Predicted 3D model of a 112-nucleotide RNA (FMN riboswitch aptamer (RFN element)). Its Rfam family is "FMN riboswitch aptamer (RFN element)". From the family's description: The RFN element is a highly conserved domain that is found frequently in the 5'-untranslated regions of prokaryotic mRNAs that encode for flavin mononucleotide (FMN) biosynthesis and transport proteins. The model forms 100% of the base pairs in the Rfam consensus. Its mean pLDDT, the model's own confidence on a scale to 100, is 85.
């Protein structure tokens, strides 16, 4: 170094803002958050995880312009989208949750 095996270890961010009301981080305004792999660098492009489920599967959103060899990723503009339960209707509170988990890294053993 390569395969395969078991382990350890890491592994999700975000409003005490303003309005209105009897109550609202849930409504209106404005803020403000973005797992993993993959591919020019991606929350909206392929996949995977989470979640849900009659176990078969099912599961959210992005366009214009620009710059390059190459970008639906980058800059520039304008938008979208966020699981169950609980509470005045929740991506952002609070619970399940000291869980789970793609996936990372890291010695170990065996074989080529």
């Nucleotide at each position: 170094g390569a395969u395969u095996a078991a382990c350890u270890u890491u592994g999700g961010g975000g409003g005490u803002u303003g309005g209105u009301g009897a109550a609202a981080a849930u409504c209106c305004a404005c803020a403000u958050c973005g797992g993993c792999g993959g591919u020019a660098a991606a929350g909206u492009c392929c996949g995977c995880g989470c979640g849900c489920u009659u176990a078969g599967g099912c599961u959210g959103a992005a366009c214009g312009g620009g710059u390059g060899a190459a970008a639906u990723u980058c800059c520039c503009g304008u938008a979208c989208c966020g699981a169950c339960g609980g509470u005045a209707u929740a991506g952002u509170c609070c619970g399940g949750a000291u869980g789970a988990g793609a996936a990372a890294a890291g010695g170990u053993a065996a074989u080529c």